[in-house]
């Protein structure tokens, strides 16, 4: 230098092809249960999707550029 894959709550991860206001697990908080704790159950908070630009009525999703990480080639 070239190619491919990945970047989404505190952590891990689905969703991207086929555009329509982000789902799950763990963790956190509150309630419930218990003498109490744990477990279980119920509810809540927490991400606008690595950054920017473009297309579109509408972008996590499509296009381009850049950044970061991994693998391969030179």
């Nucleotide at each position: 230098g070239g190619g491919c894959c990945g970047g989404u709550g505190g952590u891990c991860u689905a969703g991207c092809c086929u555009g329509g206001u982000a789902g799950g697990a763990c963790g956190g908080c509150a309630g419930u249960c218990u003498c109490a704790c744990a477990c279980g159950c119920u509810g809540c908070a927490a991400g606008c999707c690595g950054g920017g630009a473009g297309u579109c009525c509408a972008a996590a999703u499509c296009u381009c550029c850049c950044c970061c990480g991994g693998c391969c080639c030179a």

Overview:
This is a predicted structure of a 74-nucleotide RNA (transfer RNA) from a Nitrososphaerota archaeon. Its Rfam family is "tRNA". It is annotated as a transfer RNA. The prediction has a mean pLDDT of 83. RNAcentral holds the sequence, with entries from ENA.